[in-house]
RNA sequence: UCGAUUCUUAUGGGAGAGUCCCCGCACGAGGGGCGCCGAAGGCGCAACCUGCCCGCAAACGCUCAGGCAAAAGGACCAUAAGAAUUAC
Numbered sequence: 001u002c003g004a005u006u007c008u009u010a011u012g013g014g015a016g017a018g019u020c021c022c023c024g025c026a027c028g029a030g031g032g033g034c035g036c037c038g039a040a041g042g043c044g045c046a047a048c049c050u051g052c053c054c055g056c057a058a059a060c061g062c063u064c065a066g067g068c069a070a071a072a073g074g075a076c077c078a079u080a081a082g083a084a085u086u087a088c
Stems, first nucleotide, its partner, number of pairs: 001087001003086011018034001020033004035068003041064001042062003048055001
C1' cells in the first nucleotide's frame, strides 16, 4: 500500500411450503390434528489422506429445531465502516 481472507456493525436485495380442520378468543395470541417446506441452527455422507482408525464439504441428504397470509426471521449477495491475519 492497488490487494486477499476472516469477524463485527449498518443499509439494500432475499426463496419455498395449508391464512386446511377443530377448540379457544371481543378480534387475536394460543392449543390439538393432518398435510407440506428448507436458505436460521443442528445432524449425516464422497472424493482425498491412511496399513487401519481418525480426519473430511456443500446451496446434497435428514427434518430434531425452525417455518407454511402479514409481521418477524432468513442461508447467501452487494455496498460502506471498523478490527485481525496475510501477500507485496
About this RNA:
The RNA shown here (Glycine riboswitch aptamer) has 88 nucleotides and comes from an uncultured Chromatiaceae bacterium. It matches the Rfam family "Glycine riboswitch aptamer". Gene Ontology term of the family: glycine biosynthetic process. Rfam describes the family as follows. This family represents the bacterial glycine riboswitch. The sequence was found by an Rfam model in a public genome assembly. Of the family's consensus pairs, 90% are formed in the model.